[in-house]
RNA sequence: UACUUAUCAAGAAAGGCUGAGGGACUGGCCCAAUGAAGCCUUGACAACCUGAUCUUCCUCUAAAAACGGAAGAAAAAGGUGCCAAUUCCAGUCUCGCUUAAAUGCGGGAACAGAUAAGUC
Numbered sequence: 001u002a003c004u005u006a007u008c009a010a011g012a013a014a015g016g017c018u019g020a021g022g023g024a025c026u027g028g029c030c031c032a033a034u035g036a037a038g039c040c041u042u043g044a045c046a047a048c049c050u051g052a053u054c055u056u057c058c059u060c061u062a063a064a065a066a067c068g069g070a071a072g073a074a075a076a077a078g079g080u081g082c083c084a085a086u087u088c089c090a091g092u093c094u095c096g097c098u099u100a101a102a103u104g105c106g107g108g109a110a111c112a113g114a115u116a117a118g119u120c
Stems, first nucleotide, its partner, number of pairs: 002119007013042005021031003025091004043083001045081001048079002050075001053073006087112001092109006
């Protein structure tokens, strides 16, 4: 870099350096000198990987324990991630309602994106 799978309506910020942008893209709408983005420190959130420990069952055994197996609970430690707004909303297709029409409202699927785990 590419591919596969899963998730994306919940959750969680302070300080320092610095100084004008940021929310992927386009449009909208927002955030931002009461300090954007970035970097550093500390803290949290979460449970994708992982898991100390605990419970139950199975196996083993004369019986039990240990070992082994299965299920459940568990966030202490570790690898990531994340800490405005639903992935901020829409973008393509489609369904329902509404309108004379434009439009508007709601649902579904896709596309794109983000993150994790895995594969080449």
A computed fold for a 120-nucleotide RNA from a Bacteroidota bacterium, annotated as SAM riboswitch aptamer (S box leader). NCBI's taxonomy places the organism under Bacteria, Pseudomonadati, Bacteroidota.